[in-house]
RNA sequence: UAACCAGGCUGAGUGAUCGCGUGCAAAAGCAUGAGGAAAGUCCGAGCUCCACAGAGCAAGGGUGCUGGCUAACGGCCAGUGAAGGCGACUUUAAGGACAGUGCAACAGAAAUAAACCGCCUGUAAAGGUAAGGAUGGAAAGGCGAGGUAAGAGCUCACCAGCACAUAGGCGACUAUGUGGCUAUGUAAACCCCACCCGGAGCAAGGUCAAAUAGGGAAUUGUAUGAACGGCUCGUUCACCCGUGGUAGACCGCAUGAGCAGUCUGGUGACAGGCUGCCAAGAUAGAUGAUCACACAAACAGAACUCGGCUUAUAGGCUUGGUUAGUCG
RNA sequence: GUCCUGUUAGCUCAGUUGGUAGAGCAUUUGACUUUUAAUCAAAGGGUCAUGCGUUCGAGUCGCAUACAGGAUACCA
Numbered sequence: 001u002a003a004c005c006a007g008g009c010u011g012a013g014u015g016a017u018c019g020c021g022u023g024c025a026a027a028a029g030c031a032u033g034a035g036g037a038a039a040g041u042c043c044g045a046g047c048u049c050c051a052c053a054g055a056g057c058a059a060g061g062g063u064g065c066u067g068g069c070u071a072a073c074g075g076c077c078a079g080u081g082a083a084g085g086c087g088a089c090u091u092u093a094a095g096g097a098c099a100g101u102g103c104a105a106c107a108g109a110a111a112u113a114a115a116c117c118g119c120c121u122g123u124a125a126a127g128g129u130a131a132g133g134a135u136g137g138a139a140a141g142g143c144g145a146g147g148u149a150a151g152a153g154c155u156c157a158c159c160a161g162c163a164c165a166u167a168g169g170c171g172a173c174u175a176u177g178u179g180g181c182u183a184u185g186u187a188a189a190c191c192c193c194a195c196c197c198g199g200a201g202c203a204a205g206g207u208c209a210a211a212u213a214g215g216g217a218a219u220u221g222u223a224u225g226a227a228c229g230g231c232u233c234g235u236u237c238a239c240c241c242g243u244g245g246u247a248g249a250c251c252g253c254a255u256g257a258g259c260a261g262u263c264u265g266g267u268g269a270c271a272g273g274c275u276g277c278c279a280a281g282a283u284a285g286a287u288g289a290u291c292a293c294a295c296a297a298a299c300a301g302a303a304c305u306c307g308g309c310u311u312a313u314a315g316g317c318u319u320g321g322u323u324a325g326u327c328g
Numbered sequence: 329g330u331c332c333u334g335u336u337a338g339c340u341c342a343g344u345u346g347g348u349a350g351a352g353c354a355u356u357u358g359a360c361u362u363u364u365a366a367u368c369a370a371a372g373g374g375u376c377a378u379g380c381g382u383u384c385g386a387g388u389c390g391c392a393u394a395c396a397g398g399a400u401a402c403c404a
Base pairs, nucleotide, nucleotide: 001324002323003322004321005320006319007318008317009316010315013293014292015291016290017289018288020033021032022031023030024029035299039310040309042308043307044306045305046304047201048200049199050198054233055232056231057230060197061196062195063194064193065079066078067077068076069075080094081092082091083090084089095192096191100190101189102186103185104184116133117132118129119128120127121126141159142158144156145155146154160182162179163178164177165176166175167174168173205251206250207249208248215241216240224238225237226236227235243404244403245402246401258277259276260275261274262273263272264271265270329400330399331398332397333396334395335394338353339352340351341350347384355371356370357369358368359367377393378392379391380390381389
């Protein structure tokens, strides 16, 4: 200098005028007012009701290397293995295919075990043979030497895989040695194993107010239906069909697994201590417009609240690292 | 706000153990007819919404995204 890799921060400020929501105030007025994703609604919780979330069975759903963090998680951190890259580094739904079942179209002799051609023995019938050929994503461990009638892990060296032992590691696993000689893939197919899961959701739910109807049908069944998406029990509620009325106020709802700074422990996620702070709250839904400062432009806008994930994002700032070239 | 469902030809829809994607209507061409319609025969037409993955192989299985649609107040 060039090409990259991995992160972090910001994504608007000041002044003037007009305007909107909320709080305070008798009033003038003062204070305050969207995000990193408020989004998708994909996970996990708080909170509320269903009985306190209940009992049993079956089914269903989810997660899936190891250790840790966390209120919890399918999230995060640190590692292991595998794949990719010269490298910094990246990706990884990564338990089990000797528990069982299914599937592997077409091609090919043969697809989970095999004799079509070839080779060998033999007059032939027949037999032996997985070295070679063709097909396929996959062909019975690979390759070389010995061996043989021809061949073959039949024997041997190396490599791959399996089992065992020793050493290291909390562990996933790694290294070394020994052994016998080895039966494909698919579990994001059923399934097996381990762990987890009751349902509904702020239109949950509570208080008050307002208004209308008081009709028809049924007749009390260990019926039926619902909470409770399958059964048994248990608890509670409602019986059904039509019809009418209201579309109001308040609470839930802003102090919370909260934010900022700093110290300590930890590789880190994170945890703990101290100090300080309180910071939108609507219900047709506020958070805007114009001008000036040379420029204001991206994605997009709260609606019960948090922790994550995923997706969208103009421009700007910044940290660490890798490779190559040139110069010293 | 919350909870669900769907996307395959121009339109309406099929598509199951994952193995070359179909039907009806519509379109085009030909035949029949003096001509048209109807009828008969044939043909064309598909990014299976998009992307990434699992697999030898994906419309089908998994994940993410986009778009469209549906249900849902309270009281008597």

Predicted 3D model of RNase P RNA and transfer RNA as a complex of 404 nucleotides. Rfam match: Bacterial RNase P class A. Rfam links the family to the GO terms dimeric ribonuclease P complex, ribonuclease P activity and tRNA processing. The coordinates come from a structure-prediction model, not an experiment, and the mean pLDDT is 76.